This is a predicted structure of a 144-nucleotide RNA (FMN riboswitch aptamer (RFN element)) from Rhizobium metallidurans.
[in-house]
RNA sequence: CUUCGUUCUCAGGGCGGGGUGCAAUUCCCCACCGGCGGUAUCGAGGAAACUCGGAGCCCGCGAGCGCCUUCGGUGAAACGAAGGGUCAGCAGAUCCGGUGAGAUGCCGGAGCCGACGGUAUAGUCCGGAUGGAAGAGAGCAAUG
Numbered sequence: 001c002u003u004c005g006u007u008c009u010c011a012g013g014g015c016g017g018g019g020u021g022c023a024a025u026u027c028c029c030c031a032c033c034g035g036c037g038g039u040a041u042c043g044a045g046g047a048a049a050c051u052c053g054g055a056g057c058c059c060g061c062g063a064g065c066g067c068c069u070u071c072g073g074u075g076a077a078a079c080g081a082a083g084g085g086u087c088a089g090c091a092g093a094u095c096c097g098g099u100g101a102g103a104u105g106c107c108g109g110a111g112c113c114g115a116c117g118g119u120a121u122a123g124u125c126c127g128g129a130u131g132g133a134a135g136a137g138a139g140c141a142a143u144g
Base pairs, nucleotide, nucleotide: 001144003142005140006139007138008137009136010135016030017029018028019027031124032123033114034113035061036060037059038058042053043052044051045050056112057111064090065089066087067084068083069082070081071080072079094110095109096108097107098106116127117126118125
């Protein structure tokens, strides 16, 4: 250093101003935010090899809802608990111009999107959640 196992730690941001109204951080006008891995014509460092950073809307993943299974519950349901993860249904959303061999990633411009429950209709408030998790890091043991 590689592979595999195991333990531990970490792992999400955002309503400020105005308007209407009995009431809105929920509506309207302006504002604000962007999980993880990959990709890379950009940036930084280096003599080089190379290293580090770089996409909310390109590819994939995660949480959530749904669904399914088992158990409890019921006359039957409702409902409750545990589990599953491809079952993939909801799982969202980008174009134009420029440069270039090549860009949905760079530069310029204009757009768009954001689980469920609660509540005056919520990406930003409260709640499940002191939860879970994509993954990241570290330790230990073994293999080559």
Annotation: It matches the Rfam family "FMN riboswitch aptamer (RFN element)". Rfam describes the family as follows. The RFN element is a highly conserved domain that is found frequently in the 5'-untranslated regions of prokaryotic mRNAs that encode for flavin mononucleotide (FMN) biosynthesis and transport proteins. The model forms 100% of the base pairs in the Rfam consensus.